[in-house]
RNA sequence: GAGUUUGAUCAUGGCUCAGGAUGAACGCUAGCGAUAGGCCUAACACAUGCAAGUCGAGGGGCAGCACAUGAAGUAGCAAUACGGAUGGUGGCGACCGGCGCACGGGUGAGUAACGCGUACGCAACCUGCCUACAACAGGGGAAUAACCCGUUGAAAGACGGACUAAUACCCCAUAACACAGGGAUCCCGCAUGGGAAUAUUUGUUAAAGAUUUAUCGGUUGUAGAUGGGCAUGCGUUCCAUUAGCUUGUUGGUGAGGUAACGGCUCACCAAGGCAACGAUGGAUAGGGGAACUGAGAGGUUUAUCCCCCACACUGGUACUGAGACACGGACCAGACUCCUACGGGAGGCAGCAGUGAGGAAUAUUGGUCAAUGGACGCAAGUCUGAACCAGCCACGUCGCGUGAAGGAAGACGGCCCUACGGGUUGUAAACUUCUUUUGUAAGGGAAUAAAGUGUAGUACGUGUACUAUUUUGCAUGUACCUUACGAAUAAGGAUCGGCUAACUCCGUGCCAGCAGCCGCGGUAAUACGGAGGAUCCGAGCGUUAUCCGGAUUUAUUGGGUUUAAAGGGUGCGCAGGCGGGAGAUUAAGUCGGCGGUGAAAUUUUGCAGCUCAACUGUAAAAGUGCCUUCGAAACUGGUUUCCUUGAGUGUGGAUGAAGUAGGCGGAAUUUGUGGUGUAGCGGUGAAAUGCAUAGAUAUCACGAGGAACUCCGAUUGCGCAGGCAGCUUACUAAACCAUAACUGACGCUCAGGCACGAAGGCGUGGGGAUCAAACAGGAUUAGAUACCCUGGUAGUCCACGCAGUAAACGAUGAUUACUGGCUGUUUGCGAUACAAUGUAAGCGGCUGAGCGAAAGCGUUAAGCACUCCGCCUGGGGAGUACGUUCGCAAGAAUAAAACUCAAAGGAAUUGACGGGGACCCGCACAAGCAGCGGAGCAUGUGGUUUAAUUCGAAGCAACGCGAAGAACCUUACCUGGACUUGACAUCCCUCUGACCGUCUUUUAAUCAAGAUUUUCCCUUCGGGGACAGAGGAGACAGGUGGUGCAUGGUUGUCGUCAGCUCGUGUCGUGAGAUGUUGGGUUAAGUCCCGCAACGAGCGCAACCCUUGUCUUUAGUUGCCAUCAAGUAAAGUUGGGCACUCUAGAGAGACUGCCAAGGUAAACUUGGAGGAAGGUGGGGAUGACGUCAAAUCAUCAUGCCCUUUAUGUCCAGGGCUACACACGUGCUACAAUGGCCGAUACAACGGGCAGCUAAGGAGCAAUCCGGAGCAAAUCCUACAAAAUCGGUCCCAGUUCGGAUUGUGGGCUGAAAUUCGCCCACAUGAAGUCGGAGUUGCUAGUAAUCGCGAAUCAGCAUGUCGCGGUGAAUGCGUUCCCGGGUCUUGUACACACCGCCCGUCACACCACGGAAGUCGGAAGCGCCCGAAGCCAGCUACUUAACCGUAAGGAGAGAGCUGUCGAAGGUGAAGCCAAUGACUGGGGUGAAGUCGUAACAAGGUAGCCG
Repeated sequence: GAGUUUGAUCAUGGCUCAGGAUGAACGCUAGCGAUAGGCCUAACACAUGCAAGUCGAGGGGCAGCACAUGAAGUAGCAAUACGGAUGGUGGCGACCGGCGCACGGGUGAGUAACGCGUACGCAACCUGCCUACAACAGGGGAAUAACCCGUUGAAAGACGGACUAAUACCCCAUAACACAGGGAUCCCGCAUGGGAAUAUUUGUUAAAGAUUUAUCGGUUGUAGAUGGGCAUGCGUUCCAUUAGCUUGUUGGUGAGGUAACGGCUCACCAAGGCAACGAUGGAUAGGGGAACUGAGAGGUUUAUCCCCCACACUGGUACUGAGACACGGACCAGACUCCUACGGGAGGCAGCAGUGAGGAAUAUUGGUCAAUGGACGCAAGUCUGAACCAGCCACGUCGCGUGAAGGAAGACGGCCCUACGGGUUGUAAACUUCUUUUGUAAGGGAAUAAAGUGUAGUACGUGUACUAUUUUGCAUGUACCUUACGAAUAAGGAUCGGCUAACUCCGUGCCAGCAGCCGCGGUAAUACGGAGGAUCCGAGCGUUAUCCGGAUUUAUUGGGUUUAAAGGGUGCGCAGGCGGGAGAUUAAGUCGGCGGUGAAAUUUUGCAGCUCAACUGUAAAAGUGCCUUCGAAACUGGUUUCCUUGAGUGUGGAUGAAGUAGGCGGAAUUUGUGGUGUAGCGGUGAAAUGCAUAGAUAUCACGAGGAACUCCGAUUGCGCAGGCAGCUUACUAAACCAUAACUGACGCUCAGGCACGAAGGCGUGGGGAUCAAACAGGAUUAGAUACCCUGGUAGUCCACGCAGUAAACGAUGAUUACUGGCUGUUUGCGAUACAAUGUAAGCGGCUGAGCGAAAGCGUUAAGCACUCCGCCUGGGGAGUACGUUCGCAAGAAUAAAACUCAAAGGAAUUGACGGGGACCCGCACAAGCAGCGGAGCAUGUGGUUUAAUUCGAAGCAACGCGAAGAACCUUACCUGGACUUGACAUCCCUCUGACCGUCUUUUAAUCAAGAUUUUCCCUUCGGGGACAGAGGAGACAGGUGGUGCAUGGUUGUCGUCAGCUCGUGUCGUGAGAUGUUGGGUUAAGUCCCGCAACGAGCGCAACCCUUGUCUUUAGUUGCCAUCAAGUAAAGUUGGGCACUCUAGAGAGACUGCCAAGGUAAACUUGGAGGAAGGUGGGGAUGACGUCAAAUCAUCAUGCCCUUUAUGUCCAGGGCUACACACGUGCUACAAUGGCCGAUACAACGGGCAGCUAAGGAGCAAUCCGGAGCAAAUCCUACAAAAUCGGUCCCAGUUCGGAUUGUGGGCUGAAAUUCGCCCACAUGAAGUCGGAGUUGCUAGUAAUCGCGAAUCAGCAUGUCGCGGUGAAUGCGUUCCCGGGUCUUGUACACACCGCCCGUCACACCACGGAAGUCGGAAGCGCCCGAAGCCAGCUACUUAACCGUAAGGAGAGAGCUGUCGAAGGUGAAGCCAAUGACUGGGGUGAAGUCGUAACAAGGUAGCCG
């Protein structure tokens, strides 16, 4: 920096990613070189070899090797052979002796420590080899190993006897400047003390020789150097759920011990010492230089290299030595392994290789001492798994290569697309030319050796330098150089949805799988798998793990705390932190200068060397630190002297529901007694339980008792908080004002501590009126362990204790200072006049700057600052578990982890929603009329049935819907029979000449078979063409098959509702807002006014059609007033166009006029005129969008599926089924009626395969008939209700017509499944319809008929037409739908939302648990190895003393203290495990309810 919480936004906050790094591992891949690295795990166990020896110039010697000489004897003629001697020589096994083995090398178990780092000290110390200086080395003695002999043992070895040497050992001498002691003088220092160059005294102590004659050694002392030892300051992980620890402990005196100080050890004395600035305990860990990362500050790490420490199978112990308590030494104990003759022995790779084991994982049983270094040696030299080299490993870093140039027919092939044409792979390949790093072959060929050894010489002068010569190379015939050959020998890995560079096709179909986070996959996946292409790195590339970064996400640099996590409930207050003004002094902090140190390597920079680079060399810087010393004195601190403004005191006022204790008061509730009085009371949404005729409720009087204090009363007052309210008394406390007398910084904050602390709760004792958990009953309810009601116990009250928590809230810690205004109020003081007004302390409201994510805060800060304290670091688990403390208990305080999620949360925005609010509209309700729901029938649907009952439509917005018309056809369904380039389209080849038509056979029919008949044009006469048929091959046809959730188009619905947006500007961090809100008004976002908005668009309205009035034009097929003719009658005829009408053009209506209201406007109401009046009536017209709404079966169409079938043809059947349910209709139930008779008035339409007149037949359907009409002409065509007259007389009827029978008619090939009509007969249900529900506001409802489309025939349906023609509307409380504003929200798939808890099932981690098992550490006791020390001794004993006896000393043995391991006991701690058990978490669509979010339907929440 990015991704991720949201519909979107800002902020908070976590998770994740991009970077760098690694002793890495794994997967795929791999040409070379240089350089560096390589058991992180089991400090697990180790076979085998090597890793520490050397010196013969210390010694005795001579086993082995070599050399020299080679005796006796034997064999042989002899040469000679055998034989063996001599330490004589080179040298040397083993041995005595010296030095070394304490270095080098390994490992990190232990250790939280003076272990390490840094600084300083030792006046408290040691130091072999080395250097310098001084001094010295005389004499003597006794042993012992080896060797030899013997005993014993399996062995390891042990023991005895005898011989012998030394630079081994001992004694004597000499001797100090050494050591110890005594006294004197001088000097110095940091306390104890130190030194002496001075002199003096007493005592003690030494030596080693070798030899090649050059030298190398020996002893004592002083000094140096080097290496060590010790002490001290500071720094050095986590846990307080470890708070007290300690008896050699702390100190002293004395002694012992040590190289040395010291409780290091011991005896005695005292009772101290450490600890909240973290003792003690536990966990973890070697420390540092440094490395990685980071801008830095930091964080993490301690592999390689360097320094220090610790360890060497585990534990203990000492010896030797200059140095060890000793990696390749010793002793003891333990475990393990091995050998064994079972008696006993041996061993220690955390040296180099190597083996096993463990593990994701880490190499060769290599070469050489050539160089560097070490040990020994005079030296040559020997030894050296230190070291230098090589081997293995892409483990890291660096470098090189796998070719370069040209080359377009942009090849083939692959892949893709809008598909026969392009794109891409791609200058890539082929091909041409060139080069040769690398490779192969051949040849040449180093440096590392300036050094050292041997020999000879020279110089100066006795151990150095130089010269000459000789010799020493593992790596190595390597690096490197030259020549030849030939593009020849050499490219992969990961990724391609976003973050994040890189996209298409196929396969798959919530499967297989991917995934770092968000998330992909349910039939069109750029996210899975493959392919093509692309991108990024490149001999590597990815993954995993870990660290830092990003993360300002522990914040010193550099965060927060009203609401996101977070202010302690409040006060007092010790420690701690911080602290007013002036002066003086000091110099701890602070600042500066000089100096020391801060090892090297590393890092940075310059220069240089390997062909470059990595790497290396060299120089400088840095190393921010510590220390010494000299200065400065502003600030902080210390000391001191003053000051008054902070703080406190005094004096005088005044305030208040401040506290504690006591007394008093009235009203009310309840209750008792008595009176009056009678039937109910009470309670609720409605009721019931309850009380009441044994007299309630009501009412009156008088009592009792407890609790709380009406009005005043308030945005009031007081108190630290909790909290405090009748009146009054006493005691106590406080802030405030005024004054300026006193003290003189006495202050602020506060971990731990102490105290207070609502309600509820607990204990003891009282009290008990009201109210009221629990409980009981009544209701409500599906249930109701609730809400409501009737009762009712703890409790509520008092006293004394406990408890210690609350949403203890202003969700805002305390103090102080500073910073704009307006306004109200309380209490003082000042000033006054009852305005106005000053000042101080409070309590409130509004606003500015500023702050804030915003909401908001704003002198009572959440502004600007200082000081101090508390607290926070994702959500859940969890304020839980365990532990501890407190508590009588309830519980409180402190306070985790495993596991799990990618969010959880805040503020604000837009919507949606609310059993929130306000306003408004609509046949939405209301007021009415007629219905539906009941009956029968028609029709559609569901269901069922069926071979099939084809398919679709599904709340409103499916259901007389698609279908404006299923007997066949339609038809898509079923059964059966047929066809396969096909019923239909285009193309190719062959044959024929037609096709059509007619006929025959067969069939249920199609199909199939056959007969008959039958072309045109051009011509070079060969043929070609057109058309048609048949046959053939394949491209293809075909599909009412799937997907309306892939689509186009069309449509429904909200809704003819009044809304939906944009540009510019402005406001807001932003989403967004404003405009569009507000006040009026309208049918309307219609218009007006106002306004940070001004304008605009799609909608509204208007423009369009129709209807209503008039004018005008025209006058047939229409009309007929006037004139004429004429009839039985009739615009029938002449004539006319006046009227009606027809159909063109116009006019008319615009709130235009008047009045009132209104704001002046819009507009409303009323009125005039007018045919019509306020959009005149009706229609067409449907904004942005919603419903993944409907339709793949109108049509079109992507993809999928099918292709002798899911296509096509045919016959029959089905779509018409029928226990049932629903929708929509028709007809009715009758008298406003039925029937009979008479009689009047329409409009819209339709008509040639048609409408069909007149006339005739039939009861009728209908038939015969045929005039007229392609229509303002003819026909359909009688309209019906109405009206007049008659009849019926309230009945299942003269209502109603279902059903059924018989007989007919019509259409049509065909009427059985399955049409319509007529006549006669039959005469069902039904007497106005439960809950509920539909339509309609005027020419409307209702009612009456007429027409048309579809159609051969078939409407109660649909679409139109006219006739007759109402009722009601108070109004907007309520139901439904909609609009605007506002409010709440945990909703945004938007309430059909969200969401809680139990239960059931599965899995996971955790707690408890009778116990079981293991570990670490300490304590008490027992036992007590080795060993040091001490003591004892009757045993043993070369050096010295002694004539001797014997002694000194030594050894051995015994005893004791300490003492490892072991045993045992008790109490804890830590881990593992445990039947069972507890809650928690996570899971697909389980069960029960509905607690929360809206007034969430009882407001919610905290204790």

This is a predicted structure of a 1503-nucleotide RNA (small-subunit ribosomal RNA) from an uncultured bacterium. Model confidence (mean pLDDT): 83 of 100.